Predicted 3D model of a 76-nucleotide RNA (transfer RNA) from a bacterium. Model confidence (mean pLDDT): 80 of 100. It matches the Rfam family "tRNA". Gene Ontology term of the family: triplet codon-amino acid adaptor activity. The sequence was found in a public genome assembly.

């Protein structure tokens, strides 16, 4: 190049196209404790990798760009 799988919170991951994007772990704040640590509770923490576009409605479907992995091929 060309083809495929992905890109959602700090990491690791969920979410049947159906209205408000959750979850454990880290982090923060209190309990608890001589202090720690473990536990327990309670808050935060997202332009769903950018943009358009279908649609009543889009993390989910089209399309273009970025970016990551596996594959094939090309040059040397």
């Nucleotide at each position: 190049g060309c083809g495929g799988u992905c890109g959602u919170a700090g990491c690791u991951c969920a979410a049947u196209g159906g209205a408000c994007a959750g979850a454990g772990c880290a982090g923060c704040u209190g309990a608890c404790u001589a202090c720690g640590a473990a536990u327990c509770a309670g808050g935060a923490g997202g332009u769903u990798g950018g943009g358009a576009g279908u649609u009543c409605g889009a993390g989910u479907c089209u399309c273009c760009c970025c970016g990551a992995c596996c594959g094939c091929g090309c040059c040397a």